[in-house]
Order: sequence, then structure tokens, then C1' cells
RNA sequence: CAUCACUCAUAGGGGUGCCCGUCGUUUAUCGCGGGCUGAGAGGUAUGUUGCCAACCCUUUACACCUGAUCCAGGUCAUGCUGGCGGAGGGAAUGGGAAUUUUGACAGC
Repeated sequence: CAUCACUCAUAGGGGUGCCCGUCGUUUAUCGCGGGCUGAGAGGUAUGUUGCCAACCCUUUACACCUGAUCCAGGUCAUGCUGGCGGAGGGAAUGGGAAUUUUGACAGC
């Protein structure tokens, strides 16, 4: 001197599952109520998919996706837990403060 963690502004990316019910409804779906994990499992419509809200994440990437109708364990059940994973992909610019990270230059 630059840069990372932090914060603000605007912009963008993402997921929204599983089960139970003595209830209603339906002809096997929907609603209602309850439960599990989690930051987040919500609302709405013309219902394949969009829109909005909350939450999380934005390249030194704990968002999320692929592999995956995967493997092991566990559960009423489920990415519930771990592996896979030092894997591959994946969305940004600017300002501020600060002196943690990393790098360059100079000096000793």
C1' cells in the first nucleotide's frame, strides 16, 4: 500500500420436506388439527410453474444444486445424523469503520 473477517446501501442467488389423526371431505385427493429436524418447511394464483413475505447466501463461497430412486446408522417417517465432500457446479458492486487474515514493496 492492497486485501479478508465486520457493517450499510442497492442488485442478485436459493430451498420450502417428512409423518400422525378418533375430524371434515373425497374415491384417494384436499382441507383442518398435531408432531419431527432446521436459519427457514409461509401465503397466494391462471397451479407444469409463477408472484409476494420471512430466512439464508453472494467468489478466501458452512446458501443451494448435481452425484442420488447413492452408502452406513437411526426413526412412525423424511438429507433425521454421518459419509460422499480438501468432489464438480454455483449469484456483486460500491461506501464506511476497524487492524484480525493474507500478499507485495521498503528498511533493519